[in-house]
Context: one part of a larger RNA
RNA sequence: GAUUGAACGCUGGCGGCAUGCUUUACACAUGCAAGUCGAACGGACUUGUGGGGCUUGCUCCACAAGUUAGUGGCGAACGGGUGAGUAAUGCAUCGGAACGUACCGUGUGAUGGGGGAUAACUAACCGAAAGGUUGGCUAAUACCGCAUACGCCCUGAGGGGGAAAGAGGGGGAUCGCAAGACCUCUUGUCAUACGAGCGGCCGAUGUCGGAUUAGCUAGUUGGUGAGGUAAAGGCUCACCAAGGCAACGAUCCGUAGCGGGUCUGAGAGGACGACCCGCCACACUGGGACUGAGACACGGCCCAGACUCCUACGGGAGGCAGCAGUGGGGAAUCUUGGACAAUGGGCGCAAGCCUGAUCCAGCAAUGCCGCGUGGGUGAAGAAGGCCUUCGGGUUGUAAAGCCCUUUUGUCAGGGAGCAAAUCCUUGGACUUAAUACGUCCCGGGGAUGAGAGUACCUGAAGAAUAAGGACCGGCUAACUACGUGCCAGCAGCCGCGGUAAUACGUAGGGUCCAAGCGUUAAUC
Numbered sequence: 001g002a003u004u005g006a007a008c009g010c011u012g013g014c015g016g017c018a019u020g021c022u023u024u025a026c027a028c029a030u031g032c033a034a035g036u037c038g039a040a041c042g043g044a045c046u047u048g049u050g051g052g053g054c055u056u057g058c059u060c061c062a063c064a065a066g067u068u069a070g071u072g073g074c075g076a077a078c079g080g081g082u083g084a085g086u087a088a089u090g091c092a093u094c095g096g097a098a099c100g101u102a103c104c105g106u107g108u109g110a111u112g113g114g115g116g117a118u119a120a121c122u123a124a125c126c127g128a129a130a131g132g133u134u135g136g137c138u139a140a141u142a143c144c145g146c147a148u149a150c151g152c153c154c155u156g157a158g159g160g161g162g163a164a165a166g167a168g169g170g171g172g173a174u175c176g177c178a179a180g181a182c183c184u185c186u187u188g189u190c191a192u193a194c195g196a197g198c199g200g201c202c203g204a205u206g207u208c209g210g211a212u213u214a215g216c217u218a219g220u221u222g223g224u225g226a227g228g229u230a231a232a233g234g235c236u237c238a239c240c241a242a243g244g245c246a247a248c249g250a251u252c253c254g255u256a257g258c259g260g261g262u263c264u265g266a267g268a269g270g271a272c273g274a275c276c277c278g279c280c281a282c283a284c285u286g287g288g289a290c291u292g293a294g295a296c297a298c299g300g301c302c303c304a305g306a307c308u309c310c311u312a313c314g315g316g317a318g319g320c321a322g323c324a325g326u327g328g329g330g331a332a333u334c335u336u337g338g339a340c341a342a343u344g345g346g347c348g349c350a351a352g353c354c355u356g357a358u359c360c361a362g363c364a365a366u367g368c369c370g371c372g373u374g375g376g377u378g379a380a381g382a383a384g385g386c387c388u389u390c391g392g393g394u395u396g397u398a399a400a401g402c403c404c405u406u407u408u409g410u411c412a413g414g415g416a417g418c419a420a421a422u423c424c425u426u427g428g429a430c431u432u433a434a435u436a437c438g439u440c441c442c443g444g445g446g447a448u449g450a451g452a453g454u455a456c457c458u459g460a461a462g463a464a465u466a467a468g469g470a471c472c473g474g475c476u477a478a479c480u481a482c483g484u485g486c487c488a489g490c491a492g493c494c495g496c497g498g499u500a501a502u503a504c505g506u507a508g509g510g511u512c513c514a515a516g517c518g519u520u521a522a523u524c
Stems, first nucleotide, its partner, number of pairs: 001524004006520005013371006019364002021329001026327003030324003035074003040071002043068012081282003090207007099199003104195008112146001114144002121136006152161003166187006174181002208254003215245003220242008257279004261272004284305005307318004335361001337360003343357001344355004374404004384395004410460005418451001423445003427441004468513005473494003479508005489496002
């Protein structure tokens, strides 16, 4: 000099854009942060319409709409947080072969016929609660057989094995008492092949300090065989051999998430890894598996532990390193805000619902950038202050006065863009038996904004609402007076202060920065 996720002192007008627990991976009150689908399913409830029974306000049936606890599906493995652990099971770069893949895309082939349950519900019962037991009823895209098998799997090549689920829209003829069959479209389901993206695994090279750590290692190193995995492999096991690593630093100890990058520097390098992006690891502590395409799973389960809470003492409940917020620690770090309008995600045919992701707002000079605190004129060089050689000098065109302007702020009025899709619809194309439905396309229409009446524009009044901080011995830009008298004090280094201190304190003056200025800490 540059820099910072800074803090402290004094001061403080506005705006834009960023950033904001670096310490206790300490403990957490409260609310919210993952749901959705009725176009998979049977119920229940509400409302409406029609019909029946009638006891005239009840009940039954049918239809339609809505809501939904439960079964079922998909999601919950993403998104969000943190950096404890980890010096290599990580990361970065370059390669590799023995793998998996829900949703998505492109093909091929199917989607036939049956069965038994179970929740909800109901009845009874237990428990303080959390919750649970028994009996009975019922559905499905839940579950289980049978059939079939182009691909598929196993094979001793003969053969053997293995699947599925329906739902919704529309409809001319035919059949049917009706439901519907049937036709057609959309979507789903099953098997299989390929792809895309994503993921698992292996190798090489690089990746902090210590030798006052020199030897380390028995599943250890390799082989054969077997098991196991989606998959190679001592990954695991049996047997056999005795290997393997290490001064090019093994092992041990300490420290640490890694990278893109950031800061600095002419560079080489050094230091760092906040925010943003990629990867990894973790989710009260330790261990374990279940489900699933995917987890050994932050807001899932089980066991153990510590802690907290409820209890009728028998037993139960919990996990903010999600967003806010509280206590604590600390020099120190924000609101228990708004909205799903946009972008994105989950579910859904869709409408839509959910989304503390996200977008916004709030707080903080924490940082960067921009603007303002007025402009011109004005010498009697006013008054006052300070100094003085008492002549004067200086503050100083500074003020006052006169003439203007109105950024910002205040008030008033106007006022974008972020919004176009989804939706409805004329027309066209495709599909089809069909001028139905449906899909796509060109047009048309209407609606949708949290921020917020925001940005911006116009107008009104009025210099009005707006300057401080550090320093002035040298380094280093800037000097005098008084007070003090090795005292009080200053100080980054050299050093000042013991009676005329440009170095302490105050004042006047000056210098440098400026909504900041200094100090401290830290890096180059």

About this RNA
A computed fold for a 524-nucleotide part of an RNA from Silvimonas soli, annotated as small-subunit ribosomal RNA, 5' domain. The source organism's lineage runs through Bacteria, Pseudomonadati, Pseudomonadota, Neisseriales and Silvimonas. The RNAcentral record of the full RNA draws on SILVA. The coordinates come from a structure-prediction model, not an experiment, and the mean pLDDT is 86.